[in-house]
Context: one part of a larger RNA
RNA sequence: GGAUGAACGCUAGCGGCAGGCUUAACACAUGCAAGUCGAGGGGCAGCGCGGGGUAGCAAUACUCUGGCGGCGACCGGCGGAAGGGUGCGUAACGCGUGAGCAACUUGCCCGUCACUGGGGGAUAGGCACUGGAAACGGUGUGUAAUACUCCAUAACAUAUGGAUUCACAUGGAUUUAUAUUGAAAGAUUCGUUGGUGACGGAUGGGCUCGCGUAACAUUAGCUAGUCGGCGGGGUAACGGCCCACCGAGGCUACGAUGUUUAGGGGUUCUGAGAGGAAGGUCCCCCACACUGGAACUGAGACACGGUCCAGACUCCUACGGGAGGCAGCAGUGAGGAAUAUUGGUCAAUGGGCGGAAGCCUGAACCAGCCAUGCCGCGUGCAGGAAUAAGGCCCUAUGGGUCGUAAACUGCUUUUCCUUGAGGGCAAUAAGGGUCACGAGUGGCCCGAUGAGAGUAUCAGGGGAAUAAGCAUCGGCUAACUCCGUGCCAGCAGCCGCGGUAAUACGGAGGAUGCGAGCGUUAUCC
Numbered sequence: 001g002g003a004u005g006a007a008c009g010c011u012a013g014c015g016g017c018a019g020g021c022u023u024a025a026c027a028c029a030u031g032c033a034a035g036u037c038g039a040g041g042g043g044c045a046g047c048g049c050g051g052g053g054u055a056g057c058a059a060u061a062c063u064c065u066g067g068c069g070g071c072g073a074c075c076g077g078c079g080g081a082a083g084g085g086u087g088c089g090u091a092a093c094g095c096g097u098g099a100g101c102a103a104c105u106u107g108c109c110c111g112u113c114a115c116u117g118g119g120g121g122a123u124a125g126g127c128a129c130u131g132g133a134a135a136c137g138g139u140g141u142g143u144a145a146u147a148c149u150c151c152a153u154a155a156c157a158u159a160u161g162g163a164u165u166c167a168c169a170u171g172g173a174u175u176u177a178u179a180u181u182g183a184a185a186g187a188u189u190c191g192u193u194g195g196u197g198a199c200g201g202a203u204g205g206g207c208u209c210g211c212g213u214a215a216c217a218u219u220a221g222c223u224a225g226u227c228g229g230c231g232g233g234g235u236a237a238c239g240g241c242c243c244a245c246c247g248a249g250g251c252u253a254c255g256a257u258g259u260u261u262a263g264g265g266g267u268u269c270u271g272a273g274a275g276g277a278a279g280g281u282c283c284c285c286c287a288c289a290c291u292g293g294a295a296c297u298g299a300g301a302c303a304c305g306g307u308c309c310a311g312a313c314u315c316c317u318a319c320g321g322g323a324g325g326c327a328g329c330a331g332u333g334a335g336g337a338a339u340a341u342u343g344g345u346c347a348a349u350g351g352g353c354g355g356a357a358g359c360c361u362g363a364a365c366c367a368g369c370c371a372u373g374c375c376g377c378g379u380g381c382a383g384g385a386a387u388a389a390g391g392c393c394c395u396a397u398g399g400g401u402c403g404u405a406a407a408c409u410g411c412u413u414u415u416c417c418u419u420g421a422g423g424g425c426a427a428u429a430a431g432g433g434u435c436a437c438g439a440g441u442g443g444c445c446c447g448a449u450g451a452g453a454g455u456a457u458c459a460g461g462g463g464a465a466u467a468a469g470c471a472u473c474g475g476c477u478a479a480c481u482c483c484g485u486g487c488c489a490g491c492a493g494c495c496g497c498g499g500u501a502a503u504a505c506g507g508a509g510g511a512u513g514c515g516a517g518c519g520u521u522a523u524c525c
Base pairs, nucleotide, nucleotide: 001525002524003523004522006521007520008519009518010517013377014376015375016374017373018372019370020369021335026333027332028331030330031329032328035078036077037076040075041074043071044070047069048068049067050065051064052063053062054061055060085288086287087286094213095212096211097210098209099208100207101206104205105204109201110200111199112198113197114196115195116194117151118150119149120148126141127140128139129138130137131136157180158179159178160177161176162175163174164173165172166171186193187192214260215259216258221251222250223249226248227247228246229245231243232242233241263285264284265283266282267278268277269276270275290311291310292309293308294307313324314323315322316321341367343366344365345364349363350361351360352359353358380411381410382409383408390402391401393400394399416462417461418460419459423458424457428452431446432445433444434443435442436441437440469514470513471512472511473510474495475494476493480509481508482507483506484505490497491496
């Protein structure tokens, strides 16, 4: 000098863009953050419509009825493995980069081919009874499905045999025969839509390897499933991943093992570069979800707002027993030098479900707070004195200085204020449905939507009106005198100032630097 997720002191007009618990992965009150589908199902608690009945002259009231719109709870499907958070752990194939599959998987999506036949038994909700303070149940009865299940058929698969072909360590590919196992689901407005199997694609994932990846040798030896083989088990798949047997290996001064520290990268800061330092915001990967362990379901988890067990903690209890997990968004306490609102909207972008309408979405988009940073603008402009007054100012007492500064005159209106019961006014918004077709387009029909916001911005009116501080002035280092103090009080980044004329302390006047900031502290180059 530059930099910062900064803090502190003094000060503070506006706007744009960004950023905002670096500490206790400490504990959490409250609300919200994952639902959706009635075009899978039985149904009908509530709401609306219709229909029937009873009472009444009528209005109306009561009651029955799933007939319709729709729909609480329930069964079922898809989604809750994404998105969002944090950095505890991890020195590792974790990450980065480059290769690869010996040996895999991939729901939804796209393409091709084939199929979508026939049965069965339950169960939830319901109803009846009943246990418990509650959480939550129990028994009986009866019922549906795209829930479950059996059969048929097809391919794939598995085993064995044959044939052909490629390769030569075991083998691989194609084809054929036999045997075994072995799919499906409907809805429909008849247009469609869904279901099953096989193959291929796309996307995502799993695994393997080369190289790179912190400090300490005041850590020198480490290792028994350890290293390898054979056989098996297990897995989507390879593998001591696991097991039986056999062998005795494997790593290490090119740093094993141990200890400490740490998420990694793209990047960021600095530097002429080489390098050094950092990894907050944004993006990619990893790990974690009160602590430890475990599996279930599923295409995918060993699963933040799922389950089970153990533990610590908190809460409820009728003492028998139960409930909970903000490292989601807000918010609270605590810790700390220190870090924001219990806000608005799904309008846009994106996600889930749905044929769609739509519903959900603290993702997201906005608004609020904070000079935390960067950038921009302003606090007026021109004229105006042989220079007013005033100064705890200086002085050689003549004067000098603050100083064209002020007053005063003229002008301008960025900002600011304002607009007659209130001037005009955005962009952000991209249409949807259906049919045809190889794409891109074309035909037909219908037609809306803005949280931010009456904001940005534009126009009219008003009037210099509303707006300057902070640090320094001995040298480094731009800027000097007086008074007070008297090795005291004090200053200080280094050198050093202060013991009676201190440009170094304190005050004043003046000056210098930067400026809505200025200085100090901390850290990095």
Small-subunit ribosomal RNA, 5' domain from an uncultured rumen bacterium, 525 nucleotides, folded computationally.
The RNAcentral record of the full RNA draws on ENA.
Model confidence (mean pLDDT): 80 of 100.